[in-house]
RNA sequence: CUUAUCAAGAGUGACGGAGGGAUCGGCCCGAUGAAGUCCGGCAACCUGCCAAUGGCAAGGUGCUAAAUCCGGCGGAAACGAAAGAUGAG
Numbered sequence: 001c002u003u004a005u006c007a008a009g010a011g012u013g014a015c016g017g018a019g020g021g022a023u024c025g026g027c028c029c030g031a032u033g034a035a036g037u038c039c040g041g042c043a044a045c046c047u048g049c050c051a052a053u054g055g056c057a058a059g060g061u062g063c064u065a066a067a068u069c070c071g072g073c074g075g076a077a078a079c080g081a082a083a084g085a086u087g088a089g
Stems, first nucleotide, its partner, number of pairs: 001089006011039001013038003019029003023072004040064003044061003047057004068083001073080002
């Protein structure tokens, strides 16, 4: 850069010790324990297997509060765009 997806799913664990939810505004989460690491789990993409609109596995990546938490730009709204995230190329 191209392309697909982003309302499903997943912790009463250990270590840790104050932040976290991209950004701005809001609104939330957090000493009844944030980030991070480990373990566990989930199954979107890749991969493997199975007569197979699907199912199973969990090797690679990823994910594991809230719709990508909501809004930001266009639109009366539905919705779309932009930006972001993840996979594949």